[in-house]
């Protein structure tokens, strides 16, 4: 200095699904009812990794959360940036 992970900052990309009905308030906010969606989070199964045990682990399910015009928010990609382990 290279590789492999991990992770922090900016940046581009980035899906579904009622601008739903009614009451208040009076301009976007409450509260109810009825449908719907999965890709923050969160529970659940556990192929598989490891294996003495402990343990880690889906884009599967579920719909608690959230979300169903645009914004915003987004799992997840790629890029730059720093940082940390591991390897030589």
């Nucleotide at each position: 200095a290279g590789c492999u992970c991990c992770g922090u900052u900016c940046c581009g990309g980035g899906a579904g699904a009622g601008a739903a009905u009614c009451g208040a308030a009076u301009u976007u906010u409450c509260g109810a009812u009825c449908g719907c969606c999965g890709a923050a989070g969160g529970c659940g199964c556990a192929a598989c990794c490891g294996c003495c045990c402990c343990g880690g682990a889906a884009a599967c399910g579920c719909u608690c959360a959230g979300g169903c015009a645009g914004a915003a928010g987004g799992a997840c990609c790629g890029g730059a940036u720093c940082g940390g382990a591991g390897u030589c």
This is a predicted structure of an 88-nucleotide RNA (Glycine riboswitch aptamer) from Henriciella sp.
The model forms 90% of the base pairs in the Rfam consensus.
Taxonomically the source falls in Henriciella (Bacteria, Pseudomonadota, Hyphomonadales, Hyphomonadaceae).